[in-house]
Context: one part of a larger RNA
Molecule: large-subunit ribosomal RNA, domain VI
Organism: Hadesarchaea archaeon
RNA sequence: UGCCCGGUGCCUGAGGGGAAGGUGUCCCUAGUACGAGAGGAACGGGACGCCGGCGCCUCUAGUGUACCGGUUGUCCGACAGGGCAUCGCCGGGUAGCCACGCGCCAGCCGAUAAGGCCUGAAAGCAUCUAAGGCCGAAGCGGCCCCCGAAAAUAGGCACCGUGUCCUUCCGCUCCGAAAGGGGCGGGAGGCGAAGGGCUGGGGCUAGAAGACCCCGUUGAUAGACCGGGGGUGUACGCAUCGAGCCCGAAAGGGCGAGAUGUUCAGCCCACCGGCACUAAUCGCCCGAACCCUU
Numbered sequence: 001u002g003c004c005c006g007g008u009g010c011c012u013g014a015g016g017g018g019a020a021g022g023u024g025u026c027c028c029u030a031g032u033a034c035g036a037g038a039g040g041a042a043c044g045g046g047a048c049g050c051c052g053g054c055g056c057c058u059c060u061a062g063u064g065u066a067c068c069g070g071u072u073g074u075c076c077g078a079c080a081g082g083g084c085a086u087c088g089c090c091g092g093g094u095a096g097c098c099a100c101g102c103g104c105c106a107g108c109c110g111a112u113a114a115g116g117c118c119u120g121a122a123a124g125c126a127u128c129u130a131a132g133g134c135c136g137a138a139g140c141g142g143c144c145c146c147c148g149a150a151a152a153u154a155g156g157c158a159c160c161g162u163g164u165c166c167u168u169c170c171g172c173u174c175c176g177a178a179a180g181g182g183g184c185g186g187g188a189g190g191c192g193a194a195g196g197g198c199u200g201g202g203g204c205u206a207g208a209a210g211a212c213c214c215c216g217u218u219g220a221u222a223g224a225c226c227g228g229g230g231g232u233g234u235a236c237g238c239a240u241c242g243a244g245c246c247c248g249a250a251a252g253g254g255c256g257a258g259a260u261g262u263u264c265a266g267c268c269c270a271c272c273g274g275c276a277c278u279a280a281u282c283g284c285c286c287g288a289a290c291c292c293u294u
Stems, first nucleotide, its partner, number of pairs: 005161007015147004021051008034039001052105005060099001062097002067092005072085005107143004115135004163191001165190011195286004200215004221279003225274004229269004237262005244255004
């Protein structure tokens, strides 16, 4: 762009795509059938693995340059708090992403191949075949999953909105002396419904950019704040204690790593909620009914 007015949502499923499965061990069948014995099945049923496929993050583990803590050198004069050194190094670690972790991956039906048969002539018999019929594969087609109205025979259902509007030009026609007016058809433009887009807030349903999805005050979309749940591991300051060191004749005073208390602290969070305080305000643009037959 088309799908014969414009739109919103939900479907149908022509037609496509998939390999989603593959393989082993053990147990029962059964020490049975079979076999003199030695030995030793199958049909069918069950359990557990391995490879592969798809999905997921409750658990286990990894990552986790969010975050918390320890610590070395140096710089910001010291404290506190920080910068740099691969994230300086080290110890932990939520969400997310993930595998080493977790879940699922039957069989049945239909038509057949080779093959096995039934009935059965040609050819009084025989013969699976000539007519006819029954079976029969890890293969083929379904049942399963995904895409899929651009499937041009261009689908269906529900709902929403729908000018016979305005301006102008052209053609035909009617009224009229003319000016002008009416009708029909076509072209261009305008306003503008439902609805959509842009601008705006976001995405852990999407994502290189576009696109896609959600939200936009009739609102929890993001941030701030509050609560919950978590990470780290007990903050700064102050108080008490403190191995020892220094000054002093003494009395006494000063320094001091660190310990304990305040403190299940402090700091922090991508998670789950609450709450319109802040920002999604205000705006702009696009956008619709005609034909044929009787």